Transfer RNA from a Candidatus Uhrbacteria bacterium, 75 nucleotides, folded computationally. The sequence was found in a public genome assembly. Rfam family: tRNA.

RNA sequence: GGAUCGUUGGUGUAGCCUGGUUAACACGUCUCCCUGUCACGGAGAAGAGCAGGGGUUCAAAUCCCCUACGAUCCG
Numbered sequence: 001g002g003a004u005c006g007u008u009g010g011u012g013u014a015g016c017c018u019g020g021u022u023a024a025c026a027c028g029u030c031u032c033c034c035u036g037u038c039a040c041g042g043a044g045a046a047g048a049g050c051a052g053g054g055g056u057u058c059a060a061a062u063c064c065c066c067u068a069c070g071a072u073c074c075g
Stems, first nucleotide, its partner, number of pairs: 001074007010027004020058001029045005051067005
């Protein structure tokens, strides 16, 4: 330099192929209950607008292009 894949709460992932209710699950965090206390268990809450920019569209996490970063392969 070229090709492919990836980037979504604090962490790990789903959703993308097939655009349509302003995003789901687990762990973690916080509050309450339970307990003599902690843990376990029960109830509830907060927390990401989807790596950045542009385009297409009535409508984009999802489609297209560019850029950044990471991984793998080729030279």